[in-house]
RNA sequence: AAAGUUUGACAGACAAUCGCUGGCGGCUUCGGCCGCGAGAGGAAAGUCCGGGCUCCGUAGGGCAGGGUGCUGGAUAACGUCCAGUCAGCGCGAGCUGAAGGAUAGUGCCACAGAAACGGACCGCCGAUGGCGCUUAGGCGCACAGGCAAGGGUGGAACCGUGGUGUAAGAGACCACGAGGGACGCUGGUGACUUCGUCCCUGGUAAACCCCACUCGGAGCAAGACCUAAGAGGAACGCACGCCCGCUUUGCGCGGGCACCCCUUGCCCGGGGCGCGUUCGGGUUGGUCGCUGGAGCCGUGCAGUAAUGCACGGCCUAGAUAGAUGAUUGUCGCUUCAAUGGUGGCAGGGCUCACCCCCGUUACGACCACCGGAAGUACAGAACCCGGCUUAUGGCAAACUUUCCAC
Numbered sequence: 001a002a003a004g005u006u007u008g009a010c011a012g013a014c015a016a017u018c019g020c021u022g023g024c025g026g027c028u029u030c031g032g033c034c035g036c037g038a039g040a041g042g043a044a045a046g047u048c049c050g051g052g053c054u055c056c057g058u059a060g061g062g063c064a065g066g067g068u069g070c071u072g073g074a075u076a077a078c079g080u081c082c083a084g085u086c087a088g089c090g091c092g093a094g095c096u097g098a099a100g101g102a103u104a105g106u107g108c109c110a111c112a113g114a115a116a117c118g119g120a121c122c123g124c125c126g127a128u129g130g131c132g133c134u135u136a137g138g139c140g141c142a143c144a145g146g147c148a149a150g151g152g153u154g155g156a157a158c159c160g161u162g163g164u165g166u167a168a169g170a171g172a173c174c175a176c177g178a179g180g181g182a183c184g185c186u187g188g189u190g191a192c193u194u195c196g197u198c199c200c201u202g203g204u205a206a207a208c209c210c211c212a213c214u215c216g217g218a219g220c221a222a223g224a225c226c227u228a229a230g231a232g233g234a235a236c237g238c239a240c241g242c243c244c245g246c247u248u249u250g251c252g253c254g255g256g257c258a259c260c261c262c263u264u265g266c267c268c269g270g271g272g273c274g275c276g277u278u279c280g281g282g283u284u285g286g287u288c289g290c291u292g293g294a295g296c297c298g299u300g301c302a303g304u305a306a307u308g309c310a311c312g313g314c315c316u317a318g319a320u321a322g323a324u325g326a327u328u329g330u331c332g333c334u335u336c337a338a339u340g341g342u343g344g345c346a347g348g349g350c351u352c353a354c355c356c357c358c359g360u361u362a363c364g365a366c367c368a369c370c371g372g373a374a375g376u377a378c379a380g381a382a383c384c385c386g387g388c389u390u391a392u393g394g395c396a397a398a399c400u401u402u403c404c405a406c
């Protein structure tokens, strides 16, 4: 210098003016006004996981169903985090993990292939039996039958290589080796690991299943409280003309008409029709829930760490169709070169040298300062908290690999 890896913090600053939502104080003609002070995030997002809280309920056990799945730890809890083990990837810093069980059982393994855990297509043999030839010894056939060595198929062919053995062969047997299991042993809390003995040998659990642990449901539109007018309901009191029906014979219930009221004084038409008090439910509106909490900051201690404990300090949005904003100025940060000014300087640039390029007393290469232009991300709380994931800007630190110079 280039290419990367991991981690961390930040998320522009100040001022002025005009606005918005709460809080406190004052004034008020009750409509408001004035002053002070506060006012989004690392993800407020997706709503994926876990908890608090609320209601239903009493959830103790079993069945069914869901979730999780190496070990130890952290935590309110988690599918999260920390530390490790093992496996895989990367030259490396590091990263990834659908990481229990295939030796519980069942199933499946496309196409190809004879056969995908019980298989003979080519091939080998044919010792034994059979058939034929032969005096006999024996020879031939490949009928019965044997063989998983070789070829071929396949992602995978019954653990691999070599040997013994055999008619030919085979973990059938032997040596070495690979993987797995059981037991013992070394180290470790443990996953695991060292060594030894014995046994076993296809894959698949992201197929059913088995094992271990775990899970009640719905959610702040949860839920609690107060409540106007109008309508409907119940009780009580008062009032009540006619007709019909029911009838428990009580103006008890229902229906119609009249009276009365509204619609312009009248007619038609339409609408309303007991009155009062009390009670309870719902609607509407409002209050609470609602922001003091698994809170934030600092220091110390314990721990490798996640995290925990102690002490001290702090109070830091609470809207409800949803406030937290806009404008201007100055500064900051990043990038750029089509470069204006001032000053310095004879060398400078291409990583060094060589080459090459610019300049060499120059309206001047190069350097410093001032000036210029553009940009300044993602995104907006809605009960709260812990995570994960996604979006996003530049910065810092540590580390890795390669190249160059000393």
Base pairs, nucleotide, nucleotide: 001402002401003400004399005398006397007396008395010393012331013330014329015328016327017326018325020039021038023036024035025034026033027032041378045389046388048387049386050385051384052383053219054218055217056216065215066214067213068212069211070084071083072082073081074080085099086097087096088095089094100210101209105208106207107204108203109202121151122150123147124146125145128144129143130141131140132139133138159177160176161175162174163173164172178201179200180199181198182197183196184195187192223288224287225286226285233279234278235277236276237275238274241257242256243255244254245253246252260272261271262270263269295314296313297312298311299310300309301308302307332376333375334374335373336372340370341369342368343367344366347358348357349356
Notes
Bacterial RNase P class A from Gordoniibacillus kamchatkensis, 406 nucleotides, folded computationally. The prediction has a mean pLDDT of 75. Taxonomically the source falls in Gordoniibacillus (Bacteria, Bacillati, Bacillota, Paenibacillaceae). It matches the Rfam family "Bacterial RNase P class A". The family's RNA type in Rfam is ribozyme. Its family is annotated with tRNA processing, ribonuclease P activity and dimeric ribonuclease P complex in the Gene Ontology.